[in-house]
Notes
Predicted 3D model of a 350-nucleotide part of an RNA (small-subunit ribosomal RNA, central domain) from an uncultured bacterium. The prediction has a mean pLDDT of 88.

Context: one part of a larger RNA
RNA sequence: UUGGGUUUAAAGGGUGCGUAGGCGGGCUAUUAAGUCAGUGGUGAAAUCCUGCAGCUUAACUGCAGAACUGCCGUUGAUACUGAUAGUCUUGAGUUUGGUUAAGGUAGGCGGAAUGUGUAAUGUAGCGGUGAAAUGCUUAGAUAUUACACAGAACACCAAUUGCGUAGGCAGCUUACUGAGCCGACACUGACGCUGAGGCACGAAAGCGUGGGGAUCAAACAGGAUUAGAUACCCUGGUAGUCCACGCUGUAAACGAUGAAUGCCAGGUGUAGGUGGUAUCGACCCCAUCUGUGCCGCAGUGAACACAGUGAGCAUUCCGCCUGGGGAGUACGGUCGCAAGAUUAAAACUC
Repeated sequence: UUGGGUUUAAAGGGUGCGUAGGCGGGCUAUUAAGUCAGUGGUGAAAUCCUGCAGCUUAACUGCAGAACUGCCGUUGAUACUGAUAGUCUUGAGUUUGGUUAAGGUAGGCGGAAUGUGUAAUGUAGCGGUGAAAUGCUUAGAUAUUACACAGAACACCAAUUGCGUAGGCAGCUUACUGAGCCGACACUGACGCUGAGGCACGAAAGCGUGGGGAUCAAACAGGAUUAGAUACCCUGGUAGUCCACGCUGUAAACGAUGAAUGCCAGGUGUAGGUGGUAUCGACCCCAUCUGUGCCGCAGUGAACACAGUGAGCAUUCCGCCUGGGGAGUACGGUCGCAAGAUUAAAACUC
């Protein structure tokens, strides 16, 4: 370069916004840059190719033709792409009326449980395990009752439920705030899709400073187990777990499935809306849009399977892959307080 791939074999970026770039709806007119046609010039010679000829042949050489697929000018063509102008509404967006939800941020409040403290009742055990022991307890434990304090998490409802771009989000309530969906008239008039760099967000653990510290619990200590036991089990227990601000930037960040658009049998649930039917009203029933599940045909697939939420049929754009190991390592660069992250080889070896 031409092709092939990317759920599970190597391979989808953790997620979004968005710059450049790439690609881009219907109609009309103009233009003629790309595109196409004619023509002129040029495209040195040799080489290559074809034909003929000359050395006895060949290599070699000579002559002629073709070719030189290109570039420049000029005259035309106008379907497509581009450019310019105008126009349209179905893509996209706005408005308006509803509606939905654990969407986000900040504040307030609540009860159960746990632990601790004080007081009371009460007496010899409690706790723990496969069995035990360490541990706690006559300085009165465990248990029970009352009161108080503290921090963290929110039972039931709860669901193949809902919301969010992803990470994620669950007691109640207030304020602020984001989003989707549905309906309707009106408006803008291609304003769109994707997106290298870039920017923002990004679980847990970890780091810095200051708080907080109930529970649980790396490290650590002890008791068991065992041949040993730096473990599994038990008793304790510090960082941490929580809050504020700042950093880190990674995960099996998974649907192991990038985003967008169009097309393509059915069946059955569920969530949100709307319309119709019906009714005193509600449920029910029918239709429809959006989301979320299961089954299943065509088709696809190496198979498992996927199957209108595609891994089907097509189009556009981006990321990534190219035998195993060495290695997501070394070196260098960038970022970071550090831990480390990111970019990313080779020798050698099978």